[in-house]
RNA sequence: AACUUAUCAAGAAAGGUCGAGGGAACAGGCCCGAUGACACCUUAGCAACCGCUCAAACAAAAAUGAGAGAGGUGCUACAUCCUGCCCCAAUUUUAUUGCGGGAAAGAUGAGUA
Repeated sequence: AACUUAUCAAGAAAGGUCGAGGGAACAGGCCCGAUGACACCUUAGCAACCGCUCAAACAAAAAUGAGAGAGGUGCUACAUCCUGCCCCAAUUUUAUUGCGGGAAAGAUGAGUA
């Protein structure tokens, strides 16, 4: 890298280094950025995917529920920043709107050969 599966509108920042673009790619929009973004490092934190602990008369396994946060990841601007394709609804009716549904793409975890 490929495939399967779960989740993705909640939550959580300071310091240092660097120096120009950045918010995945393309297009449109909206934002962040020399009052130093992005990235990297350190520390701190968030969350609870895996792992851990507990739970029916016994044992084991699975599922489920509860819990802790010392382990492995992950995350700490904006909904995955929004839209793009299909459907639905409303309307000022052919284009706009919609914490409407789905698809596609992506991110993260766990697993597979």
Annotation: A computed fold for a 113-nucleotide RNA from an Ignavibacteriaceae bacterium, annotated as SAM riboswitch aptamer (S box leader). The organism belongs to Ignavibacteriaceae, within Bacteria. The prediction has a mean pLDDT of 84.